[in-house]
RNA sequence: UGCCGAAGUUGCUUUGCAACACGGGGGAACCACCGUUUCGUUCGGAACGAAACCAGGGGCUAAUCGUCGAGCACGGAGUUGCUCGCGACGAACACUUCCAGUUCGAGCCCGGCAGCUAACCUCGUAGGCUUUAAGGGAAGG
Repeated sequence: UGCCGAAGUUGCUUUGCAACACGGGGGAACCACCGUUUCGUUCGGAACGAAACCAGGGGCUAAUCGUCGAGCACGGAGUUGCUCGCGACGAACACUUCCAGUUCGAGCCCGGCAGCUAACCUCGUAGGCUUUAAGGGAAGG
């Protein structure tokens, strides 16, 4: 000077508040979803309850998926975990879109619990890069 990102602007009694702005979460109706087995209640179905098994579930973010391959770890097992590939899909590449190409697919949080969701409630405004780099082709502006 700009970029990724919601992560900015302004004001004040100023180092914290407030407003606006931009984002996130919770939260009706309707709709959707509501595992398997056994036992009990009931005439039965269904429903309810209990137990066992499986094994949690969810949020922010592009940051996910694949009994596709190989290797490693665990006493065994596996529907387990990790690593490296491959594939699918997602993200960035500097006015926008498309094509090609190059990279990225991390991290953190809730704590047994949350579908959607009007009213309503509530939270965030960080961090990281860059200084001719910002490049290729096409169209538009």